RNA sequence: GGGAACUCUGGAGAAUCUCAUUAAAUUGAGUGCCGAAGGUGCAAGGUGUAAAAACCGAAUCUCUCAGGCAAAAGGAUAGAGGCUAA
Repeated sequence: GGGAACUCUGGAGAAUCUCAUUAAAUUGAGUGCCGAAGGUGCAAGGUGUAAAAACCGAAUCUCUCAGGCAAAAGGAUAGAGGCUAA
């Protein structure tokens, strides 16, 4: 110098919706909504072909599968610490 895991701190969005049920936001169904765990899609560019097809290929973009819509938890990511794998 570079960097995976680790520790601490900060960290957004969207229904405390409706019906039933429960001791309880307990459970089930319905409607609406959110994007910042994870996952899907691809621009430039590259590979490939006679030309295509096809393949590789980023995000806080996109989809909303998963997840989420009081608090808690989780949380992309940022800063600091410590560490030193490949």
Molecule: Glycine riboswitch aptamer